[in-house]
RNA sequence: GGAUGCUUAGCUCAGUGGUAGAGCGCUGCCUUCACACGGCAGGGGUCACAGGUUCGAAUCCUGUAGCAUCCA
Numbered sequence: 001g002g003a004u005g006c007u008u009a010g011c012u013c014a015g016u017g018g019u020a021g022a023g024c025g026c027u028g029c030c031u032u033c034a035c036a037c038g039g040c041a042g043g044g045g046u047c048a049c050a051g052g053u054u055c056g057a058a059u060c061c062u063g064u065a066g067c068a069u070c071c072a
Base pairs, nucleotide, nucleotide: 001071002070003069004068005067006066007065010024011023012022013021018055026042027041028040029039030038048064049063050062051061052060
């Protein structure tokens, strides 16, 4: 220098055009003398960034940035 893949909650990930979700973690309540376990509820998101297409974009297209792998 070139090619491919990835970027979504604190962490690990799902979601491939029509309301942004799960597990773990966090907070509160119940339970216990207390802790743990368990149960219920809740908070937490610029879907990496910018632009474009579309009635509508996390999702499609282009560019940029970061990371990983491969080639040279």

Transfer RNA from a Holosporales bacterium, 72 nucleotides, folded computationally. NCBI's taxonomy places the organism under Bacteria, Pseudomonadati, Pseudomonadota, Alphaproteobacteria, Holosporales. Its Rfam family is "tRNA". By type it is a transfer RNA. It was read from a public genome assembly.